[in-house]
Context: one part of a larger RNA
RNA sequence: UUGGGUUUAAAGGGUGCGUAGGCGGUCGAAUAAGUCAGCGGUGAAAUCCUCCGGCUCAACUGGAGAACUGCCGUUGAUACUGUUUGACUUGAGUUCGUCCGAGGUCGCUGGAAUGCGUGGUGUAGCGGUGAAAUGCAUAGAUAUCACGCAGAACACCGAUUGCGAAGGCAGGUGACUGGGACGCGACUGACGCUGAGGCACGAAAGUGUGGGGAGCAAACAGGAUUAGAUACCCUGGUAGUCCACACCGUAAACGAUGGAUACUAGGUGUCCGGCCUUUCGGGGCUGGGUGCCCAAGGGAAACCGAUAAGUAUCCCACCUGGGGAGUACGUCCGCAAGGAUGAAACUC
Numbered sequence: 001u002u003g004g005g006u007u008u009a010a011a012g013g014g015u016g017c018g019u020a021g022g023c024g025g026u027c028g029a030a031u032a033a034g035u036c037a038g039c040g041g042u043g044a045a046a047u048c049c050u051c052c053g054g055c056u057c058a059a060c061u062g063g064a065g066a067a068c069u070g071c072c073g074u075u076g077a078u079a080c081u082g083u084u085u086g087a088c089u090u091g092a093g094u095u096c097g098u099c100c101g102a103g104g105u106c107g108c109u110g111g112a113a114u115g116c117g118u119g120g121u122g123u124a125g126c127g128g129u130g131a132a133a134u135g136c137a138u139a140g141a142u143a144u145c146a147c148g149c150a151g152a153a154c155a156c157c158g159a160u161u162g163c164g165a166a167g168g169c170a171g172g173u174g175a176c177u178g179g180g181a182c183g184c185g186a187c188u189g190a191c192g193c194u195g196a197g198g199c200a201c202g203a204a205a206g207u208g209u210g211g212g213g214a215g216c217a218a219a220c221a222g223g224a225u226u227a228g229a230u231a232c233c234c235u236g237g238u239a240g241u242c243c244a245c246a247c248c249g250u251a252a253a254c255g256a257u258g259g260a261u262a263c264u265a266g267g268u269g270u271c272c273g274g275c276c277u278u279u280c281g282g283g284g285c286u287g288g289g290u291g292c293c294c295a296a297g298g299g300a301a302a303c304c305g306a307u308a309a310g311u312a313u314c315c316c317a318c319c320u321g322g323g324g325a326g327u328a329c330g331u332c333c334g335c336a337a338g339g340a341u342g343a344a345a346c347u348c
Stems, first nucleotide, its partner, number of pairs: 004319003007302002012316001014201004021194003025088007033081002035077008049065006091191001092188004096183005103177007110154001114150008125136002162169002206247006215241002220236004258315006266293012297304002321348003330341004
């Protein structure tokens, strides 16, 4: 390289947008680059192959043929691909109408709980555990009532629900804004799919500057436990968790399953639309989403099974024994932490 693979054995990029490139719907015309055919030229000799011959055979060697799978020219063919041109509407998109949702950003706002402050009532304990102790409390705690302040998170609704490309998104409300579904016509007329590089987004933790700080809580301290206990349990507690702006760029970033299109039995829930029907309870059909169970088929099996891991096509990414190692070196990025790329010796 041919070939084989990527849910769980090694292997799908965290996600999207998109450049180059690759691939690309229906009908007609032109062209003839790819493609196919004929003819001509060239493709030195030797070598290789076949046949025949010479050394006693063979190696070796002489002759003949074939081959040299290629390139160039020319004459044709025109199904497919390409190119040019014309047309089409089913792919894609636009408009209109009706809807959907925790999609995003910013502001305003609510109640419960917690903690703290002040005051009242009230008295000896509270707290915590397997049991305790540290801790808090007669300077009046815990409990309870009233008022006030603060920060963070939003019980019930709530779901096997919904939305988003992914990360993710949940009290209420307003402004701005993205998306999707369905329905009927009209419009554009292949405008499409994928996407190496690139760019953007990207949980948590972490970083910088400035705020904020109730609860929780790495580190840390103390009390226990224990042979020890740098833990598990308890009492405290700082970064952090929260906000603004700027970095970081990772994850079991998971459906461990890349994207797009078409095709291939059914059954049963549920969410959002549309149509028909109704005895107003509901029922039927249909489009889109989200689940479960399965025929065929697939699979090493578990299982997957129209939301495929089935049957096919196109494009990208990735894999090639374990350890060494996601390490070293170099390079790029980062304030740093570190990230990206990514070996070898050696060893089994």